[in-house]
RNA sequence: GGCGGGAUAGCUCAGUUGGUUAGAGCGGCGGAAUCAUAAUCCGUAGGUCCCCGGUUCAAGUCCGGGUUCCGCUA
Numbered sequence: 001g002g003c004g005g006g007a008u009a010g011c012u013c014a015g016u017u018g019g020u021u022a023g024a025g026c027g028g029c030g031g032a033a034u035c036a037u038a039a040u041c042c043g044u045a046g047g048u049c050c051c052c053g054g055u056u057c058a059a060g061u062c063c064g065g066g067u068u069c070c071g072c073u074a
Base pairs, nucleotide, nucleotide: 001073002072003071004070005069006068007067010026011025012024013023019057028044029043030042031041032040050066051065052064053063054062
């Protein structure tokens, strides 16, 4: 240099053929329970969906460009 894949909550990741509100587990916070702690149970907060632009009534999802990480290859 060429090809392919990834980037979504603090972390690990889902998200269907573009459509009603963007979700789970863990973690955080509050509470229950316990003599107490852990485990367990209940509740709750937390998001510029990597960046810029485009298409569309509507974009995490499609298109173009860029950044970065991983793999293969010369």

A computed fold for a 74-nucleotide RNA from Hyphomicrobium sulfonivorans, annotated as transfer RNA. The prediction has a mean pLDDT of 81. It matches the Rfam family "tRNA".